[in-house]
Bacterial RNase P class B from Macrococcus sp. GL_134, 374 nucleotides, folded computationally.
The model forms 98% of the base pairs in the Rfam consensus.
Lineage of the source: Bacteria > Bacillota > Bacilli > Caryophanales > Macrococcus.
Its mean pLDDT, the model's own confidence on a scale to 100, is 75.
It matches the Rfam family "Bacterial RNase P class B". Its family is annotated with dimeric ribonuclease P complex, tRNA processing and ribonuclease P activity in the Gene Ontology. On this family, see Frank and Pace, Annu Rev Biochem 1998: "Ribonuclease P: unity and diversity in a tRNA processing ribozyme".
The gene name in the source record is rnpB.
RNA sequence: UAUCUCGGAUAAUCGCUAUAUACGUUGUAUAUAGAGGAAAGUCCAUGCUCACACAGACCUGAGAUGGCUGUAGUGAUCGUGCCUGGCGAAAUCAUAAGCCAGGGCAUUAAUUUGACGGCAACGAACAGACCUAAGUCUUUGGAUAUGGUUUAAGUAGUUUGAAAGUGCCACAGUGACGUAGCUUUUUUAGAAAUAAAAAAGGUGGAACGCGGUAAACCCCUCGAGUGAGCAAUCCAAAUUUGGUAGGAGCACUUUUCUAGCGGAAAUGAACGUAUAGAAGAGGUAUGGUUACAUACAGACAGAUGAUUAUCACCGGCGUACGAGAGUGACUAGACUCGCUAGCAGUACUAAGGAACAGAACAUGGCUUACAGAG
Numbered sequence: 001u002a003u004c005u006c007g008g009a010u011a012a013u014c015g016c017u018a019u020a021u022a023c024g025u026u027g028u029a030u031a032u033a034g035a036g037g038a039a040a041g042u043c044c045a046u047g048c049u050c051a052c053a054c055a056g057a058c059c060u061g062a063g064a065u066g067g068c069u070g071u072a073g074u075g076a077u078c079g080u081g082c083c084u085g086g087c088g089a090a091a092u093c094a095u096a097a098g099c100c101a102g103g104g105c106a107u108u109a110a111u112u113u114g115a116c117g118g119c120a121a122c123g124a125a126c127a128g129a130c131c132u133a134a135g136u137c138u139u140u141g142g143a144u145a146u147g148g149u150u151u152a153a154g155u156a157g158u159u160u161g162a163a164a165g166u167g168c169c170a171c172a173g174u175g176a177c178g179u180a181g182c183u184u185u186u187u188u189a190g191a192a193a194u195a196a197a198a199a200a201g202g203u204g205g206a207a208c209g210c211g212g213u214a215a216a217c218c219c220c221u222c223g224a225g226u227g228a229g230c231a232a233u234c235c236a237a238a239u240u241u242g243g244u245a246g247g248a249g250c251a252c253u254u255u256u257c258u259a260g261c262g263g264a265a266a267u268g269a270a271c272g273u274a275u276a277g278a279a280g281a282g283g284u285a286u287g288g289u290u291a292c293a294u295a296c297a298g299a300c301a302g303a304u305g306a307u308u309a310u311c312a313c314c315g316g317c318g319u320a321c322g323a324g325a326g327u328g329a330c331u332a333g334a335c336u337c338g339c340u341a342g343c344a345g346u347a348c349u350a351a352g353g354a355a356c357a358g359a360a361c362a363u364g365g366c367u368u369a370c371a372g373a374g
Base pairs, nucleotide, nucleotide: 004374005373006372008311009310010309011308012307013306014305016034017033018032019031020030021029022028023027036356040367041366043365044364045363046362047361048229049228050227051226052225053071054070055069056068058067059066077224078223079222081220082103083102084101085100086099087098104116105114106113117219118218120159121158122157127151128150129149130148131147135144136143137142165217166216167213168212169211182201183200184199185198186197187196188195189194233248234247235246252282253281254280255279256278257277258276259275260273261272262271283296284295285294286293287292313353314352318348319347320346321345325340326339327338328337329336
């Protein structure tokens, strides 16, 4: 430096909140319990709820506009983008954000960063206009292309590719991607007309470079039902309606049954259940030899606190020991015995300190913050 784990405990008193039991002056008493590794960020998702869209050879019923199950379809919409491999959660599979490794490209001082798919290559003719005159002919004035330039046209068309179409680069400058391009000089070929190449100048950020731009419109690949969110949503007092007060959702997870209620469009079923009760399975923690027993925060302007003591953690004024050093005594000298200060370190220890940070429907991954200890 990187990664992982822990990141306080016990008891008492008082206070706050919830659940259960008892009482009954809605309050009291007893018992049990009460915020994290990230509760944060909201980067990505899952469950759940409602709405919308579509599908169903599904269910009930005389009859679906009801219920249940699902996410198909693709000229919409949204997202995605170098290649390869691996890891990656919510109990399995799968997958997201993300992480790892190798390779390529661009970039950077640097494994520094990366909105990393697509702006391609080649290329006629018919038919016109013009320049030159080697050669040929000649009335010696000239005529004439089989030599060239240009329009047609970088069009039609061809090739590669999953996809290369239309645009833009102000001002300045001849000209900003169109086979466009001003001035000067040189070289090569040629009879010339012309063609090709090189250098320099001027404007500009950039002057033709397999230019740049798709975070320009757009095209292509792959993927995905869409949207909102617990302030979702449901019930609802004061005899109707409404949806206020209030309650549920909402508390370890989950299955089944019964009753009630809803469904109800005359009837009635499928089905639902947020109301009440019963039975069962599983997880975690503590106690117990075992059988087993107890418990699992659920608030709503939002509780989970304060004080004291002890233990654990950090800290180490100071105390003790302490290599060697200085110095005194004794001695011929050494040894030895004292004194003074005392490195590193070891043991004990005072004052003091104790980070990041508060559950809010539930959950998982990722990212960020962090005293101290291992």